[in-house]
Molecule: transfer RNA
Organism: marine eukaryotic metagenome
RNA sequence: CUGUAGCUCAGUCGGUAGAGCACUUGACUUUUAAUCAAGUGGUCCUGGGUUCGAGUCCCAGC
Numbered sequence: 001c002u003g004u005a006g007c008u009c010a011g012u013c014g015g016u017a018g019a020g021c022a023c024u025u026g027a028c029u030u031u032u033a034a035u036c037a038a039g040u041g042g043u044c045c046u047g048g049g050u051u052c053g054a055g056u057c058c059c060a061g062c
Base pairs, nucleotide, nucleotide: 003062006021007020008019009018015052023039024038025037026036027035045061046060047059048058049057
């Protein structure tokens, strides 16, 4: 310094967690691919603390 979706990463001043890729379904196509549309997917490394409220602040650990 880093730890957030299967992977790569965002996440502002603390206020209901996102993007791209991948995956699933549909459209299109003779078929595949490509393209378009929709959707699924998260105990935010673990355990505590502060706070009405923590991914965000503090402590310890891995």